RNA sequence: GGGCCUGUAGCUCAGCUGGUAGAGCAUUGCGUUUACACCGCAACGGUCGGGGGUUCAAGUCCCUCCGGGCCCACC
Numbered sequence: 001g002g003g004c005c006u007g008u009a010g011c012u013c014a015g016c017u018g019g020u021a022g023a024g025c026a027u028u029g030c031g032u033u034u035a036c037a038c039c040g041c042a043a044c045g046g047u048c049g050g051g052g053g054u055u056c057a058a059g060u061c062c063c064u065c066c067g068g069g070c071c072c073a074c075c
Base pairs, nucleotide, nucleotide: 001072002071003070004069005068006067007066010025011024012023013022019056027043028042029041030040031039049065050064051063052062053061
């Protein structure tokens, strides 16, 4: 220098053919228990890596930049 994959909640990850952003774990509260754990119920939690574009509408499509990983090439 070239190519590919990846970035979504505190963590691990879903999100189809563009149409109201989700699950599990964690945390908090309640129930249960003498108490703790387990279990049940509920709550909390997001500028979807940054910016721009297309569209009635973008996590999803296009451009660019940044971070992480892999491969190739040159020296």